The part of an RNA shown here (large-subunit ribosomal RNA, domain IV) has 328 nucleotides and comes from Sneathiella chungangensis.
The organism belongs to Sneathiella, within Bacteria.
Rfam family: Bacterial large subunit ribosomal RNA. Its family is annotated with ribosome and structural constituent of ribosome in the Gene Ontology.
Context: one part of a larger RNA
RNA sequence: CUAUGUUGAAGGAACUCGGCAAAAUGACCCCGUAACUUCGGGAGAAGGGGUACCUCUCUUUGGGCAACCAUUGGGGGGUGGCACAGACUUGGGGGUGGCGACUGUUUAUUAAAAACACAGGACUCUGCGAAGUCGCAAGACGACGUAUAGGGUCUGACGCCUGCCCGGUGCCGGAAGGUUAAGAGGAGCGGUGAGAGCUGCGAAUCGAAGCCCCGGUAAACGGCGGCCGUAACUAUAACGGUCCUAAGGUAGCGAAAUUCCUUGUCGGGUAAGUUCCGACCUGCACGAAUGGCGUAACGACUUCCCCGCUGUCUCCAACAUAGGCUCA
Numbered sequence: 001c002u003a004u005g006u007u008g009a010a011g012g013a014a015c016u017c018g019g020c021a022a023a024a025u026g027a028c029c030c031c032g033u034a035a036c037u038u039c040g041g042g043a044g045a046a047g048g049g050g051u052a053c054c055u056c057u058c059u060u061u062g063g064g065c066a067a068c069c070a071u072u073g074g075g076g077g078g079u080g081g082c083a084c085a086g087a088c089u090u091g092g093g094g095g096u097g098g099c100g101a102c103u104g105u106u107u108a109u110u111a112a113a114a115a116c117a118c119a120g121g122a123c124u125c126u127g128c129g130a131a132g133u134c135g136c137a138a139g140a141c142g143a144c145g146u147a148u149a150g151g152g153u154c155u156g157a158c159g160c161c162u163g164c165c166c167g168g169u170g171c172c173g174g175a176a177g178g179u180u181a182a183g184a185g186g187a188g189c190g191g192u193g194a195g196a197g198c199u200g201c202g203a204a205u206c207g208a209a210g211c212c213c214c215g216g217u218a219a220a221c222g223g224c225g226g227c228c229g230u231a232a233c234u235a236u237a238a239c240g241g242u243c244c245u246a247a248g249g250u251a252g253c254g255a256a257a258u259u260c261c262u263u264g265u266c267g268g269g270u271a272a273g274u275u276c277c278g279a280c281c282u283g284c285a286c287g288a289a290u291g292g293c294g295u296a297a298c299g300a301c302u303u304c305c306c307c308g309c310u311g312u313c314u315c316c317a318a319c320a321u322a323g324g325c326u327c328a
């Protein structure tokens, strides 16, 4: 010096990206326990007190013929120690947000999460030799199932809800019409030949699906405007005009895991707060199953604050063990 431990005056997070690490808490009995809540929870909430041994006494249960032995709970008095769950083992706690309902699952070997899954919701396909999947096929799974079933896709408990647009793309439907392949059809035009013939090219016309066309469909892919004026202070604009669109973003939320300008502005917390919480709305560029907004419980998730606690720090020191180093 390094590693692993132990202890530490005063202070107590001043450390640091961040209380990382350590300390603290810890068992059992009794008392007591808030907001909120899906009435189950939250809850071991929080916060207090007790605990050893001796003696007296009451008491429970079992065994035993009995004497008695073992055992449960309570009360009185006393004794010793710094300390009585005397070692070991053995929750730190509280408050506020975000995300995800939850228990689960995951990157074997840098990620355990807000990612995946999930119960629940919805759309869609499938009538059974089902759809779908594997296979060249036979055949198999689906399923020894039968639409309360099976496949696919999206969403993701629960509560309140889920607005407008079918112009584009997709899908579904459509006995007409347009276009259209092979094929059918052969007017007609060639080559050759004496001819019969052989052999080419070929116009009308008839020809499917598809596409065009006509409808439907957004919990299908997706989309959801601009400019100008206007109220008796000012400001603002319920109101009006105009252009464009398939339709111009509804409810709810909003500087947000989304806000560039931005450390927005105001309030709270601090002596001091780019973070945090509550508001405002000027949403660069939220928004409704690519779900919107809430939400008790839950989380080795994440933000901020407080109590306790401490060598994290002010500021380091000593000791123990092992290694290193120096000398022998």
Stems, first nucleotide, its partner, number of pairs: 001323008010314002014312001019309001027051005036041001038157001052079007061070003080084001092307004097302002099299002104116002120155007132141003158294004163224003168221002170217005177212003183206002188201005225243005252286001253283001264280005